């Protein structure tokens, strides 16, 4: 950079929860248990259909018993009519003609239209009643209707009420008229019924389903078509365009989201469907198989006198229950609508209202103006101030909403108002009654302090918290929204993250292993026809509501309302004919055939060949052979290996051989023959689109593996042995069986790869190579054109990049396959295949916030190249062994103060612990303090010396003496000092070096580290800085898309080495003089020296080499030569390196102590381990003697000479010197003599003893001296250190610290080596390059088993439940069929009887139930399998170099 997932910001909601809550409008309000329901109400009405008909009350009469009128067309029930099929509810079931469009073989009460009719007679029956009465029935007539044999036959009805002139009357009425009914009928309207194309969720780990099934004929049946039902006949029907099965689900208008396309959804409102405790059934009816009807079965509940009965809130309220969660047992029929009625009216939990709830949407308010002393308070602070903040207070003003008082609607066409004294209007008082919630690390607007200290907690993702947290909690401040704000849940969006719009597959997930080919998809040229797709016009439909636009009404808005548009769709119809399709025809460019040539490890079968290996036989021959890093196992004296000859067997085919050939892929390699597939080139005769792709399907398919039978030389899993190793079930070695080979049959997978599907067309080139053809020419050939393959490079283009690039990964088309985060997992279950191994198809739970690709910079590599360094090597001397010194660890201790920890801690901080130091321990003391500043009071001092007392001392008290501050305006006025007091404060070597500054170590005195501009790259970044030379060096030169520059390197600085000049004391003495013989003196400054200046060295010169450069080599000259030696000087950075105990410092902590003082102790301990040193082990030495030659330095609380004492340490004493003058001061190794290889004349530890010195004081715990003692040690294992020249080694000298104490440290000089072939190796470093899974950077990363804990899941003997299928049994109610000898009113007949009906019985069907056997899903399940996740467990080290 890309891929890719996760997450967030938006909108939404029937919501819930937390905190908070002023008002109004409007809408919404059991999403869960279609769980169970107490109580009330939700469907009645009609007296103008009928029989009839109380009571209270009132009036009146009364024989007081009552009667009667009214109430009263009353209540109550009954028959009858209409309505209870609407309205209301919830969404269980349903994947279906259920729902959205079209159709017809049908019915439709009430309503409507047209044209008719409404006459008569007699039965049954409820209430009631004991008698009256006369609905349901029948007959007649009949338009139309039905049947028909075409003549005919069949089939209706009901009245009631009001009014009324004449007429009639049995006084009831008839009659007329009006209204409502009734009957039959023609249309309509409305509402049902049925049929059909298309559309309508997921699963193929559901692939076959179906027997009334599909169709026909005949019959039955229905309002009506139809296997709807039945009999017979035929054998069909559905299905990969997904039948069947399983799961889920009411569908739609719409709603939410979205730019859209889509996705999700189906609360409220509206249309349809299905349901009404569960299952079944029919009856009635216009309509039901009926929510508030019936029958049966079942479960449940209730009543009961136990005989038997009753019930169904998924109507409105309400209750219990469930739940995160969802309201009143309200008012009214005033309005709208519904039922009944002529009507009045009645009914109406439909509806209209009210109540509850911030549940949503909308509106309003909680004041407005002024007000700087920028008040107080809070918070922060660098202590100055800042901020809260015009905010408040104060002053002025207003009154919406709410409150109080008054008035008071519309909604009502004539009456009627639940709402409601509501909306609205007026008045009054008073800033009055009215603000919260979330957030402030990034995404994402908003920052500080305190508390906390990986705790408590936060968290949407990344992630915060381990003592300075803008991330937790609080506070101040800020940001956002606001009567709400957050959280949680849901859906869409962002997500182009399923990609139709709009994605991909070389390496990120993804091309099937390869071919043939079915269905399907797509398909060359020409004209013609058609009109399915397509396009255009018209018509119908797409309900209303909603969305959108324009208006209107509530003060606005939400809301309501009118109109329009839209509803992207479907259907019908008319037309167009370009394109696609279809039909018929023609063509040859695609494809194929034919003819002539050609190349080839293409395939199959059979035969043949030589080399090699092994074995066998024989010969020669003798002690080994073989094998490895080295060995051993192994073979061999019974003769191996080696060698010669002969023979046998099996397998494989050297050279040729090639980014050569062939094949679809797998794959194919000695030679010959036979059979056979494909390909290429040339010719252009033929066919005439015959083509491409290809789900399923079929075939082929390396190796290994399996089965049967052969074969078996070599090789070689397993196995055995030998080695290696900590182990070595490996790598290496010796053996060795399956297997490898052949035949036949399976398996069907591979990094089956070009990690790149097949086909076609198009798009710059150059160079090879294989096969064929053509042309030209200077013809053994060369050049060139072309077709088909196979390679390299490369333009455009593409790509995240790498790369691809006419053999595409470019530009397009066609078709197929495949992908959608990592893990779980290519696993489980199921299916299919297989003898098995296993293959194929293929999930989920759970878990993570990543996994991944390409490229970049580093780092790293037991990768590569080049180069350097005392890095190795070559040398010299050490350490490691001994004794001692010193530091550290450990241990010990009251304390053994603290720090330093690989190199880069350990003779380090410490240039010096007896006290002090000192920080530690024990004990005893002090508390404004040992030290600083300020204030108050006092004193005038301090300070020194000193007496005594207490005490361990600090300290406290006390005596005496000395001394008597400065300025001065002469005032204790000022300064200063001391004492006492008070509080601010002091103090802390207490913590944090991982909060810091400063300083330091280290890589490393290594040669590196960067920048500006330009250029290249999407970018990180690259280039420069790489390359060729060269150097100590990124030093310099050359080249170069780079050109320049900076920090480093080098130089400039100091010092040593040569010369010169100046200067000449304290230094020097050549020459001169003096001399006590000492540069001592005069003198001098030449020399040495001292310390100032200068010169000198630059590859400058010559030769060679190199590229003519840089440079290198050699030479000359020179004191010095290629950086002359040494020092100082340390780039960007690394190690959270070291130091808070040098100092400084943030924060934290202590404050009669973690501060301060003192005495004593400790830091000095000691079974042990390590580092660094000293001294040795001896003869290159010890001892004795001798006495020559330095340099650096130091010295007044000092160095101290000469002299004296002591064996000595030392001491007495003190000349000289504040030092080129005097002193320390003697240098030592050297030289001479002696000792003669021994625990010694080596070595000196240890110990005893006697002393010396320093110091207040040497016990713990100093140094030194004398005498005595005389340990270990005889050159040091593994290992390891230093050094390249005046160096190592060796020898002594000085200094700092310091009273005293050095083997340490820092310096000085004396003597003075050896070796460097070289860069293979070890260590460290530099540059280039390469790989990488590392980036805390290899001390990295990381894998698997095992152990422990937790989680989900598979198997599992079984077990429990759901669902479903098949067979059988049982068979309620009901319909249907049969019988119907019992019963029987209407009709007939009138005599019996008949027709018809009913009961009863039988049969068929069927719910529930039962038995048996399956299918399927789910729960549990001892045990068991793997998986995931966990803290720093165990074992190894497989992967990344």
């Nucleotide at each position: 950079c890309c891929u890719g997932g996760c997450u967030c910001a938006g909108a939404u909601u029937g919501a819930a929860c937390g905190c908070u809550g002023g008002c109004g409008g409007u809408a919404g309000g059991c999403c869960u248990a279609a769980c169970a329901c107490a109580u009330g109400c939700a469907a009645g009405u009609c007296g103008a259909g009928c029989g009839g008909g109380a009571a209270c009350g009132c009036g009146u009469c009364u024989u007081c018993g009552g009667g009667u009128g009214u109430u009263a067309u009353u209540a109550g029930a009954g028959c009858g009519g209409c309505g209870g099929a609407c309205g209301g509810g919830g969404g269980a079931g349903u994947a279906a003609c259920g729902c959205g469009g079209g159709g017809c073989a049908c019915c439709u009460a009430c309503c409507u239209u047209g044209a008719g009719g409404u006459a008569c007679g007699g039965a049954a029956u409820a209430a009631c009643c004991a008698c009256u009465g006369g609905a349901a029935c029948g007959c007649a007539u009949a338009c139309g209707c039905c049947c028909u044999a075409a003549g005919g036959g069949g089939g209706a009805a009901a009245g009631u009420a009001g009014g009324g002139g004449a007429u009639c009357u049995u006084c009831g009425g008839a009659c007329c008229u009006u209204a409502c009914a009734c009957u039959a009928u023609u249309g309509g309207a409305u509402g049902a019924g049925c049929c059909c194309g298309c559309g309508u969720c997921g699963g193929a780990u559901u692939a076959g389903c179906u027997u009334g099934u599909u169709g026909g004929u005949g019959g039955g049946g229905u309002a009506a078509a139809a296997g709807c039902c039945c009999a017979c006949c035929a054998a069909g029907g559905c299905a990969a365009c997904g039948a069947u099965c399983c799961g889920u689900a009411g569908c739609u208008g719409g709603u939410c989201u979205g730019a859209g396309a889509g996705g999700a959804u189906g609360a409220u409102c509206a249309g349809c469907c299905a349901c009404a405790c569960u299952g079944g059934g029919a009856c009635u009816g216009a309509g039901a198989c009926a929510c508030g009807g019936c029958c049966c079965a079942g479960a449940c509940u209730c009543c009961u006198a136990c005989g038997g009965g009753a019930g169904g809130c998924a109507g409105c309220a309400g209750u219990g229950g469930g739940g995160a969660a969802u309201a009143u047992u309200g008012g009214a029929c005033a309005a709208u609508g519904g039922g009944g009625g002529c009507a009045a009216c009645c009914c109406u939990g439909a509806u209209c209202c009210a109540g509850c709830c911030a549940u949503g949407c909308c509106g309003c308010g909680u004041g407005c103006g002024u007000g700087a002393a920028g008040a107080a308070g809070g918070c922060c602070u660098u202590a100055g101030g800042g901020u809260u903040g015009u905010a408040a207070a104060g002053c002025g003003c207003u009154u919406u909403c709410g409150g109080c008082g008054g008035g008071g609607a519309a909604g009502a066409u004539g009456a009627u108002g639940a709402c409601g004294g509501u909306a609205c209007c007026c008045g009054c008082a008073g800033a009055a009654g009215a603000a919260g919630c979330c957030c402030c690390g990034g995404c994402u607007a908003a920052c500080u302090c305190c508390g906390u200290g990986c705790c408590a907690g936060c968290a949407g993702c990344c992630g915060c918290g381990g003592u300075a947290a803008u991330a937790c909690g609080g506070a101040g401040g800020g940001g956002g929204c606001a009567a709400g704000c957050g959280u949680u849940g849901u859906u869409c969006g962002g997500a182009a993250u399923u990609a139709c719009u709009g994605g991909g597959c070389g390496u990120a997930a993804a091309g099937g292993g390869c071919g043939c080919g079915u269905a399907g998809g797509c398909g060359g040229a020409c004209g013609a026809u058609u009109a399915a797709g397509u396009c255009a016009g018209a018509g119908g439909u797409g309900a209303a509501a909603g969305c959108c636009c324009u208006g209107g009404g509530c003060u606005c808005a939400a809301c309501c309302u009118a109109g329009g548009a839209a509803c992207u769709g479907c259907c019908u119809u008319u037309g167009a004919a370009a394109c696609u399709g279809a039909u018929a025809g023609u063509c040859u460019a695609g494809a194929g055939u034919c003819c002539g040539a050609g190349a080839g490890a293409g395939g199959a079968u059979g035969g043949c060949g030589g080399a090699a290996u092994u074995c066998c036989c024989a010969g020669u021959g003798u002690a080994g052979a073989g094998g490895u890093g080295a060995a051993a196992u192994u073979c061999g004296u019974a003769g191996a290996u080696a060698u010669u000859g002969g023979g046998a067997a099996g397998a494989a085919c050297a050279c040729c051989a090639g980014u050569g050939g062939c094949g679809a892929a797998g794959g194919c390699g000695g030679c010959c023959a036979u059979c056979u597939g494909g390909c290429u080139c040339g010719g252009u005769a033929c066919u005439g689109a015959c083509g491409c792709u290809g789900a399923g399907g079929c075939g082929c398919g390396a190796a290994a593996g399996c089965g049967u039978g052969g074969g078996g030389a070599g090789c070689a899993a397993a196995c055995a042995g030998g080695a290696u190793u900590a182990g070595a079930u490996a790598c290496c070695c010796u053996g060795g069986u399956a297997g490898u080979c052949c035949a036949c049959g399976c398996c069907g997978u591979a990094a089956a790869c070009g990690a790149u599907g097949u086909g076609u067309g198009c798009u710059a080139g150059c160079c090879g190579u294989u096969g064929g053809g053509g042309a030209a020419c200077c013809u053994a050939g060369u050049u060139u054109c072309u077709c088909a393959g196979u390679g390299g490079c490369g333009c455009a283009g593409c790509u995240a990049a790498c790369g691809c690039a006419u053999u595409a990964a470019g530009c397009a088309c066609a078709c197929c396959g495949c992908c959608u985060g990592g893990g779980g997992a290519g696993u489980a279950c199921g299916g299919u295949c297989g003898c098995a191994a296993g293959a194929u198809u293929a999930a989920a739970a759970c878990u993570c916030a990543a996994a991944g690709g390409a490229a970049u910079u580093g780092a790293c590599g037991g990768g590569g190249g080049c180069c350097c360094g005392c890095a190795c090597a070559a040398g010299c001397g050490g350490u490691g062994g001994a004794g001692c010194a010193u530091g550290u660890g450990g241990u010990u201790u009251a304390a053994u103060u603290c720090g330093a920890a690989g190199c880069a801690a350990c003779g380090c901080g410490c240039a010096g612990a007896a006290c002090c130091u000192u920080a530690c321990c024990a004990g005893c003391c002090c508390u404004u303090g040992a030290c600083a500043u300020c204030c108050c009071g006092g004193u005038c001092g301090c300070g020194g010396u000193u007496u005594c007392c207490a005490g361990a001392g600090a300290u406290g008290g006390u005596u005496a003496c000395c001394u008597u501050c400065a300025g001065u305006u002469c005032g204790g006025c000022u300064g200063g000092a001391c004492c006492g007091g008070u509080g601010a404060c002091a103090g802390g070597u207490g913590c944090u070096g991982c909060a810091u500054g400063g300083c330091u170590g280290u890589c490393g005195u290594c040669a590196g580290c960067u920048c500006g501009u330009g250029u290249c790259g999407u970018g990180a970044g690259a280039u420069g800085u790489u390359g060729g030379g060269u150097u100590a060096a990124g030093u310099c030169c050359c080249g170069u898309a780079a050109c320049g520059a900076g920090c480093g390197c080098a130089a400039c600085c100091c010092u040593c080495g040569u010369c010169u000049u100046c200067a000449g004391u304290u230094g020097c003495c050549a020459g001169c003089g003096g001399u006590u013989c000492g540069g001592c003196c005069g003198g001098g400054c030449a020399c040495u020296c001292u310390g100032g200046g200068g010169a000198a060295a630059c590859u400058g010169c010559c030769g060679g080499u190199g590229a003519u450069a840089a440079g290198c080599c050699g030479g000359a000259g020179g004191a010095a030569g290629g950086c002359g030696g040494g020092g100082a000087u340390g780039a960007c950075g690394u190690c959270a390196a070291g130091u808070c105990c040098u100092c400084a410092u943030g924060g934290c902590c202590c404050u009669u102590a973690u501060g301060g003082g003192c005495u004593g102790g400790g830091c000095u301990a000691c079974a042990c381990a390590c580092g660094u040193g000293c001294u040795a082990c001896a003869a290159u030495g010890g001892c004795g003697g001798u006495g020559a030659c330095a340099a650096u330095g130091g010295g007044c609380a000092g160095c101290a000479a000469g002299g004296g004492g002591g064996c000595a340490a030392c001491u007495c004493g003190g000349a000289g010197c504040g030092a080129a003058u005097c002193c320390c001061g003697a240098a030592a190794a050297g030289c001479c003599g002696u000792c003669u290889c021994a625990g010694u004349u080596c070595g000196g530890a240890u110990u005893g003893u006697a002393c010396u010195c320093u110091g207040c004081a040497a016990c713990u715990c100093g140094a030194g001296u004398g005498c005595a003692u005389g340990a270990a040690g005889u050159u040091g294992g593994a290992a390891u250190c230093g050094c390249u020249a005046g160096u190592a080694a060796u020898c002594g000298c000085g200094g700092a610290u310091c009273a005293g104490c050095a083997u340490g440290c820092c310096g000085c000089g004396g003597u003075g080596a050896a070796u460097c072939c070289g860069u293979u190796c070890c260590c460290g470093g530099g540059c280039c390059u390469u790989g990488u899974a590392c980036a805390c950077a290899c001390c990295g990363c990381c894998c698997g088993u095992c152990a422990c804990a937790c989680c989900a899941u598979g198997g599992g003997a079984g077990u429990u439940g759901g669902u479903u299928u098949u067979a059988c049994c049982c068979g309620a109610a009901g319909c249907c069929g049969g019988u119907g000898c019992g019963c029987u009113a209407a009709c007939u007949a009138c005599a019996a009887g008949g027709a018809g009906g009913c009961a009863a019985c039988c049969g068929a069907u069927c719910a529930c139930g039962g038995u048996a056997a399956g299918g399927u899903c789910a729960g549990c399940g001892a045990c068991u399998g793997g998986g995931g996740u966990g803290a720093a467990g165990u074992c190894g080290u497989a992967a990344c170099a």
The prediction has a mean pLDDT of 81. Predicted 3D model of a 1441-nucleotide RNA (small-subunit ribosomal RNA) from an uncultured prokaryote. The sequence is in RNAcentral, with records from ENA.